[in-house]
């Protein structure tokens, strides 16, 4: 960097360094940002993929927990873009590409 399977409207932030951006890309929208952005470090915390316990049929699955290994702590994965469908022609719904995290795999 690649495939596969799973998952996403829920949840959790403070400090210290930096100093102009940032919300993945490309176009719009909307929005954070010197009452201090990205990026780093430190605590703290969410959550339950891997993971631990107990049941179960060494399995599916269910129940409890977090000590590790990961992720995450603004807005729905901020939101349309492609496609169905309803249509009041402007929306709303669900899907589909894309990304993102996690185990796996050569």
């Nucleotide at each position: 960097a690649u495939g596969u399977u799973a998952u996403a409207a829920a949840g959790a932030a403070a400090g210290g360094c930096a100093g102009a951006g940032g919300g993945a890309u490309u176009a719009g929208a909307c929005c954070c940002g010197a009452u201090g952005a990205a990026g780093c470090c430190u605590u703290a915390g969410c959550a339950a993929c891997c993971c631990u316990u107990c049941g179960g049929u060494u399995a599916a699955c269910g129940a409890a927990g977090a000590a590790g290994g990961u992720g995450c702590u603004g807005c729905a994965u901020u939101c349309u873009a492609c496609c169905a469908u309803a249509c009041u022609u402007a929306u709303a719904u669900g899907g589909a590409c894309a990304g993102a995290u996690a185990a796996c795999a050569a």

A computed fold for a 106-nucleotide RNA, annotated as SAM riboswitch aptamer (S box leader).